[in-house]
RNA sequence: ACGCGCUGGCGGGACUCGGUGAAAUUCCGAACCGGCGGUGAUCCGGUGCUCCGGCACUGGUAAGCCCGCGACCCGGACGUCGACCAUGACGGACCGGUGGACCUGGUGAGACUCCGGGGCCGACGGUUGAUCGAGCGGCAUGACCGCACGAUCAGACAGUCCGGAUGGGAGACAGCGCGC
Numbered sequence: 001a002c003g004c005g006c007u008g009g010c011g012g013g014a015c016u017c018g019g020u021g022a023a024a025u026u027c028c029g030a031a032c033c034g035g036c037g038g039u040g041a042u043c044c045g046g047u048g049c050u051c052c053g054g055c056a057c058u059g060g061u062a063a064g065c066c067c068g069c070g071a072c073c074c075g076g077a078c079g080u081c082g083a084c085c086a087u088g089a090c091g092g093a094c095c096g097g098u099g100g101a102c103c104u105g106g107u108g109a110g111a112c113u114c115c116g117g118g119g120c121c122g123a124c125g126g127u128u129g130a131u132c133g134a135g136c137g138g139c140a141u142g143a144c145c146g147c148a149c150g151a152u153c154a155g156a157c158a159g160u161c162c163g164g165a166u167g168g169g170a171g172a173c174a175g176c177g178c179g180c
Stems, first nucleotide, its partner, number of pairs: 002179007010171001016030004032159001033122002035069004043060007064120002073097004078091004102118005124163003128154006135147004139142001
């Protein structure tokens, strides 16, 4: 150095201005953000050789939309609770599924990665007002105010806000042990 095991912490960014509106970091115009591994002709070096044109080896670095993974969601199995049975609720370390988006010009032997230009994508849940009803609370006792609930009508739609999440996590690193 490599392989296996254990432990440890680490491990996702982003709403600003204007418009419409009762209400928008959700819509419209402009702006803003980009996890992990791989690939890779970029960029920055190192070593050797050299006919000084380069060549070979090598370290770091380089893709949101090329390949794969993770988060989210769905199903199964499993576990816990509950149960006469069936249904059900909850859980995460397992298995499976689903799972977004790129063209064009240039250079060149070669580019979906470089350079120029123009595009595109981004889990689940939440979010507003009016009227009426019955309820609770308040003190200023009212045709009052607030809260949550139900009905009706209208409405506004999140990559960025709030929540699950002080979670999970691809993985990179460090330490220790064993093997070789």
The RNA shown here (FMN riboswitch aptamer (RFN element)) has 180 nucleotides and comes from Actinoplanes rectilineatus. The sequence was found by an Rfam model in a public genome assembly. The source organism's lineage runs through Bacteria, Actinomycetota, Actinomycetes, Micromonosporales and Actinoplanes. Its mean pLDDT, the model's own confidence on a scale to 100, is 78.